[in-house]
RNA sequence: CCGUGCUAGGCGGGGACUUAGCGGAGCCCUGUACCCGCAAUCCGCUCUAGCGGGGCCGAAUUCUCGUCCGAGGGACCCGGUUCUCGGGGCCAGUACGUCAAGGGCGGCGUUGAAGGUCAGGUCCCGCGCGAUGCGCGCCCGUGAACCAGGUCAGGUCCGGAAGGAAGCAGCCUUAAGCGGUAGCGAGUAGGCGCCGCGGCAAACCUGACCCGAGCAAGCCAUGACGGGAACGCCCGGGAACUGAUUUCGAAGACGGGAGCGCACGG
Numbered sequence: 001c002c003g004u005g006c007u008a009g010g011c012g013g014g015g016a017c018u019u020a021g022c023g024g025a026g027c028c029c030u031g032u033a034c035c036c037g038c039a040a041u042c043c044g045c046u047c048u049a050g051c052g053g054g055g056c057c058g059a060a061u062u063c064u065c066g067u068c069c070g071a072g073g074g075a076c077c078c079g080g081u082u083c084u085c086g087g088g089g090c091c092a093g094u095a096c097g098u099c100a101a102g103g104g105c106g107g108c109g110u111u112g113a114a115g116g117u118c119a120g121g122u123c124c125c126g127c128g129c130g131a132u133g134c135g136c137g138c139c140c141g142u143g144a145a146c147c148a149g150g151u152c153a154g155g156u157c158c159g160g161a162a163g164g165a166a167g168c169a170g171c172c173u174u175a176a177g178c179g180g181u182a183g184c185g186a187g188u189a190g191g192c193g194c195c196g197c198g199g200c201a202a203a204c205c206u207g208a209c210c211c212g213a214g215c216a217a218g219c220c221a222u223g224a225c226g227g228g229a230a231c232g233c234c235c236g237g238g239a240a241c242u243g244a245u246u247u248c249g250a251a252g253a254c255g256g257g258a259g260c261g262c263a264c265g266g
Stems, first nucleotide, its partner, number of pairs: 001266006009057003012030004020046005034054005062258007072248004078243011093231002096226005103220003107215002115210008124199005129193002132189003136185003139180004148173004156165003
C1' cells in the first nucleotide's frame, strides 16, 4: 500500500408551544435527510434525558470549537403608518350649510345683454253671467165625524096654508198640515268656470319699439357667519404591517483543534 471481517461513529438540524426539565408526536423554518410500533383525553425518559424492533454505510468524503453571514421563530410594547373602539374638547383647519364679492374657468349676449316705454298673458281684487248645492215661494198631490164653505136627498122645527128656518149623510171646494218637485221665480253658499267687464300694476312670462354691452353665479379660488361635532385634534384600549432593542438560531463561508482504530492474509 492492497484485500476480507469488525468497532467507534453516522443515516439530519433548529424555533415556538407544552413540560419541573429533556426528547418524541402535531405546527413552522432549513433543504433531501433509512423503515416499523407507541403518543395531545399525550407517549417515553431524568442531566450521558425518547423507548422497543429491523435495515444500510462505515475509518475517513469523520467529529468538534470559534468568527462572520443569516432563513425563521420568540420576548419587549419603545417608535412609525393604517384601521377600529370608548371618553373629552374645539368651529382656528377639512367637510357641510347660508350669504357676500366677481379674481380664474365655463355659460348666455351685436342673430342684441342690462335698462326704458307700450301691449298681451299668468297671478290677485271687485262686479256680472253660467253651472252646482241648499232651503223658500209658484206649481202638483193629499188633506176636516162636529167646532170650514157651498149645495143639501131623507128626516126635523115654525106656520091653518102659502111659505120659511136650522141642517146630518153624500157630492164639490178649501185652511193649517203632510208629501212631491221635471219646470219657473226670488234668495243664499263657495278649493266651480279654456265665460264677460273693470281694476291693480309688486313679481314672472311673451311680443313690439328705443338704446347699445353687458348679464349671470355652474365649478375653482377668496371673504363673513353658523353648529345636533362628520373628519381632523387630545387621552386611553385593541388589531394588522413595519422599524429599533434583545434572545434562540437551520443552511452557508472562513479559520483552528481532535482523530484517521482493531484482527487476519498478501
Molecule: Bacterial large signal recognition particle RNA
Organism: Solirubrobacterales bacterium